[in-house]
RNA sequence: GCGGAUAUAGAUUAGUGGUAAAUUUUUCGCCUUCCAAGCGAACGACGUGAGUUCGAGUCUCACUAUCCGCU
Numbered sequence: 001g002c003g004g005a006u007a008u009a010g011a012u013u014a015g016u017g018g019u020a021a022a023u024u025u026u027u028c029g030c031c032u033u034c035c036a037a038g039c040g041a042a043c044g045a046c047g048u049g050a051g052u053u054c055g056a057g058u059c060u061c062a063c064u065a066u067c068c069g070c071u
Base pairs, nucleotide, nucleotide: 001070002069003068004067005066006065007064010024011023012022013021018054026042027041028040029039030038047063048062049061050060051059
């Protein structure tokens, strides 16, 4: 220098262009004499910037970061 892959919650992963889901962590409540376990609830996220579209986590482009390969 060239090519490819990935980027979603504190963490690990889902998500056929049409309300972003689950597990775990955290907090609260129920249960228990207490703790653990169990049950219920809440909080919390689409890497950045543009484009296409009535509508983008999803499609296109650029950039950024990480990983892999070639030279």
RNAcentral holds the sequence, with entries from ENA. The RNA shown here (transfer RNA) has 71 nucleotides and comes from Micractinium sp. LBA 32. The source organism's lineage runs through Eukaryota, Viridiplantae, Chlorophyta, Chlorellaceae and Micractinium. RNAcentral records the identical sequence in 2 taxa. Rfam family: tRNA. The family's RNA type in Rfam is transfer RNA.